[in-house]
Molecule: transfer RNA
Organism: Candidatus Omnitrophota bacterium
RNA sequence: GGGGCCGUGGUGCAGUGGGAGCACGUUUGACUGGCAGUCAAAAGGCCAGGGGUUCAAAUCCCCUCGGCUCCA
Numbered sequence: 001g002g003g004g005c006c007g008u009g010g011u012g013c014a015g016u017g018g019g020a021g022c023a024c025g026u027u028u029g030a031c032u033g034g035c036a037g038u039c040a041a042a043a044g045g046c047c048a049g050g051g052g053u054u055c056a057a058a059u060c061c062c063c064u065c066g067g068c069u070c071c072a
Stems, first nucleotide, its partner, number of pairs: 001071007010024004018055001026042006048064005
């Protein structure tokens, strides 16, 4: 320098055009002798950044940034 994959709550991931979700963690409440455990609820992400296509974009296209990997 060129190719491929990836970037989504604190962490690990799903979602491949029209509801942003799951698990763990966190907070609150209940049960309990109990800071553990179980149950219930809540907070927390405008989807790496920008632009484009579309009635509508996390999702499709382009550029940039970052990570992993292959080739030279």